[in-house]
The RNA shown here (transfer RNA) has 73 nucleotides and comes from a Gemmatimonadaceae bacterium. Rfam family: tRNA. Rfam links the family to the GO term triplet codon-amino acid adaptor activity. It is annotated as a transfer RNA.

């Protein structure tokens, strides 16, 4: 340099033949306990890497850039 895969909550990952962005763990609060842990319930947490485009509508499709991984040279 070329090709492919990939980037979503603090972490691990879902969601896609375009139609409300979710789960587990972690966090906060509560119930329970003499207290802690565990268990249970609730809450909070996101400019979906950045920008542009297509579309009534983009996490999803197209292009460019950036990062990660793999292959080729």
């Nucleotide at each position: 340099g070329c090709u492919g895969u990939u980037g979503u909550a603090g972490c691990u990952c879902a969601a896609c033949g375009g139609g409300c962005a979710g789960a587990g763990c972690a966090g906060u609060c509560g119930u329970u306990u003499c207290g802690u842990a565990a268990a249970c319930g609730a809450c909070a947490g996101g400019u979906u890497g950045c920008g542009c485009g297509u579309u009534c509508g983009a996490u999803u499709c197209g292009c460019g850039c950036c990062g990660a991984c793999a292959g080729c040279u």